The RNA shown here (ZMP/ZTP riboswitch aptamer (pfl RNA motif)) has 86 nucleotides and comes from Thermoflavimicrobium dichotomicum.
[in-house]
RNA sequence: AUGAUGUACAGUGACUGGCGAUUUCAUGUGGAAUGAACCACAAGGGAGCUGUACGGAUCUGGAUGCCGUUCGCCUGGGCGAGAGAC
Numbered sequence: 001a002u003g004a005u006g007u008a009c010a011g012u013g014a015c016u017g018g019c020g021a022u023u024u025c026a027u028g029u030g031g032a033a034u035g036a037a038c039c040a041c042a043a044g045g046g047a048g049c050u051g052u053a054c055g056g057a058u059c060u061g062g063a064u065g066c067c068g069u070u071c072g073c074c075u076g077g078g079c080g081a082g083a084g085a086c
Base pairs, nucleotide, nucleotide: 006054007053008052009051010050011049012048015045016044017074018073019072020071021070027042028041029040030039031038043069065079066078067077
């Protein structure tokens, strides 16, 4: 089971910051800024969502979230789950 978790393909895709250090010079270019931690373009990453196909689930309780360029310290977001309201 009016099909979960999962797998494959396709589409879509928020968010992708500042300083310092290391480094095979580790995002690039330009402009700001610390009462900041942003803006634009390019490259790279990317959870999630949707569709198609495959597949086919013992029960109960508890714990644990995921995503953005090597590391560290910070700042700020998004998504999922749960609850409530409109």
Source information: Taxonomically the source falls in Thermoflavimicrobium (Bacteria, Bacillati, Bacillota, Thermoactinomycetaceae). Its Rfam family is "ZMP/ZTP riboswitch aptamer (pfl RNA motif)". Gene Ontology terms of the family: one-carbon metabolic process and regulation of purine nucleotide biosynthetic process.